[in-house]
Context: one part of a larger RNA
RNA sequence: GAUUGAACGCUGGCGGUAGGCUUAACACAUGCAAGUCGAGCGGUAACAGAGAGUAGCUUGCUACUCUGCUGACGAGCGGCGGACGGGUGAGUAAUGCUUGGGAAUAUGCCUUAUGGUGGGGGACAACAGUUGGAAACGACUGCUAAUACCGCAUAACGUCUACGGACCAAAGGGGGACUCUUCGGAGCCUUUCGCGAUUGGAUGUGCCCAAGUGGGAUUAGCUAGUUGGUGAGGUAAAGGCCUACCAAGACUACGAUGGUUAGCUGGUCUGAGAGGAUGAUCAGCCACACUGGAACUGACACACGGUCCAGACUCCUACGGGAGGCAGCAGUGAGGAAUUUUGCGCAAUGGGGGAAACCCUGAUGCAGCCACGCCGCGUGUGUGAAGAAGGCCCUAGGGUUGUAAAGCACUUUCAGCAGUGAAGAAAUGUUGAUGGUUAAUAGCUUGUAACUGUGACGUUACCCACAGAAGAAGCACCGGCUAACUCCGUGCCAGCAGCCGCGGUAAUACGGAGGGUGCAAGCGUUAAUC
Numbered sequence: 001g002a003u004u005g006a007a008c009g010c011u012g013g014c015g016g017u018a019g020g021c022u023u024a025a026c027a028c029a030u031g032c033a034a035g036u037c038g039a040g041c042g043g044u045a046a047c048a049g050a051g052a053g054u055a056g057c058u059u060g061c062u063a064c065u066c067u068g069c070u071g072a073c074g075a076g077c078g079g080c081g082g083a084c085g086g087g088u089g090a091g092u093a094a095u096g097c098u099u100g101g102g103a104a105u106a107u108g109c110c111u112u113a114u115g116g117u118g119g120g121g122g123a124c125a126a127c128a129g130u131u132g133g134a135a136a137c138g139a140c141u142g143c144u145a146a147u148a149c150c151g152c153a154u155a156a157c158g159u160c161u162a163c164g165g166a167c168c169a170a171a172g173g174g175g176g177a178c179u180c181u182u183c184g185g186a187g188c189c190u191u192u193c194g195c196g197a198u199u200g201g202a203u204g205u206g207c208c209c210a211a212g213u214g215g216g217a218u219u220a221g222c223u224a225g226u227u228g229g230u231g232a233g234g235u236a237a238a239g240g241c242c243u244a245c246c247a248a249g250a251c252u253a254c255g256a257u258g259g260u261u262a263g264c265u266g267g268u269c270u271g272a273g274a275g276g277a278u279g280a281u282c283a284g285c286c287a288c289a290c291u292g293g294a295a296c297u298g299a300c301a302c303a304c305g306g307u308c309c310a311g312a313c314u315c316c317u318a319c320g321g322g323a324g325g326c327a328g329c330a331g332u333g334a335g336g337a338a339u340u341u342u343g344c345g346c347a348a349u350g351g352g353g354g355a356a357a358c359c360c361u362g363a364u365g366c367a368g369c370c371a372c373g374c375c376g377c378g379u380g381u382g383u384g385a386a387g388a389a390g391g392c393c394c395u396a397g398g399g400u401u402g403u404a405a406a407g408c409a410c411u412u413u414c415a416g417c418a419g420u421g422a423a424g425a426a427a428u429g430u431u432g433a434u435g436g437u438u439a440a441u442a443g444c445u446u447g448u449a450a451c452u453g454u455g456a457c458g459u460u461a462c463c464c465a466c467a468g469a470a471g472a473a474g475c476a477c478c479g480g481c482u483a484a485c486u487c488c489g490u491g492c493c494a495g496c497a498g499c500c501g502c503g504g505u506a507a508u509a510c511g512g513a514g515g516g517u518g519c520a521a522g523c524g525u526u527a528a529u530c
Base pairs, nucleotide, nucleotide: 001530002529003528004527006526007525008524009523010522013377014376015375016374017373019370020369021335026333027332028331030330031329032328035080036079037078040077041076043073044072047071048070049069050067051066052065053064054063055062056061057060087288088287089286096213097212098211099210100209101208102207110201111200113198114197116195117194118152120150121149127142128141129140130139131138132137158167159166160165172193173192174191175190176189178187179186180185214260221251223249226248227247228246229245230244231243233241263285264284265283266282267278268277269276270275290311291310292309293308294307313324314323315322316321341367343366344365345364349363350361351360352359353358380410381409382408383407390401391400392399393398414471416466419463424457429451430450431449432448435445436444437443474519475518476517477516478515479500480499481498485514486513487512488511489510495502496501
């Protein structure tokens, strides 16, 4: 000199844009953060409508009851999603990361292509009844549906194979014309969305190899599943991954092993560079989710807001037993020099579910707080010598503050108060016409036109009117380094100090004042890096 996720002191007008627990991976009150689908299913607890009945009378409304009939929908079965998104950096010096290679893998949703989707069965919730428990939560009996579950048929360009062969699947639903009907529905045709098998792709995942990736030798030897082979097992997959047997190897001074520290990278800071330091925010990867362990489900987890076991802690209890996990967003306590609101909205972008409308989304978009950083603007402009008054100094003549003020003439950025007013909006929906499918002018669908119509921010940005210099300057320093000097007080005292050093009666070095210098909504100090 540059820099910082900074803190502290004094001071503080506005806007834009970024950032905001670096400490206790300490403990957490409360609310929210992952749901959705009725176009999979049986249904109807609530709300609304319709129909029927009963009662009251105001004779067309009021109450009640019934009917899932309709819009919808609590709980339940079922599907998909809760493995993403969000947080943190404890662990990890290599099972990680970075770069470059590789083969022995599986891959939901999406996409390409091929050929299928036949025919049956038995349950379990919900529900009803009985019953246990303070609760959490159950137990028994009975009924029932499905895109839930299980056989059978079909079976290759799939899998296995001893090459003879063997084996593996599904589901239908919504809408509509016609025909039949036991009025439940069925048949046929058709469209959209599905289901199952196989193939290629895409996406993300698992695995292997090499090189690089802290410091210390006051750590020198280390290793028995250890190193290799064979057989069997296991995995989606290679492999001591596991196991039996056999051999005796493997690593190491180019630093093994053990101990200590640490998430890694793109980057960031500094520097002419080489380097050095660092890894906040943003982005990629990894690891973790109260502590330790384990598996289940699933395309993917050994799973932050899932399960089980053990532990510590907290809470409830009828003492028998139960409940919980903010390193999600806010917020509380504690720790600390130190770090924000228990805000608004799904309008946009993105994600999950759904055919869609739509629902959910503390992701995200916004707002609030903080000079924490960077950037921009303002705190007036011109004129004005009686060089006013006051202050300070003085050789008492004067000098300086100082065109500074006052005065005069202007301007109105920003703030204030009124008004106008974009963009962020693309969609969705309704209607019409076109094409496709079709027996069809139903229905569905493609692209299209018109209309309608969705904004948290928001008293938005921007523009414009009004009034009035009006509301807006401090901080550090002045002995040398280092830009900037005098007086008073003090008297080796009080004090200053980054280094040299000042102070013991004329202190430009302490304290105050006047003056000056430097930066400026900041200025200094401390800490830290180059």
Predicted 3D model of a 530-nucleotide part of an RNA (small-subunit ribosomal RNA, 5' domain) from an uncultured prokaryote. The full RNA is in RNAcentral, with records from ENA.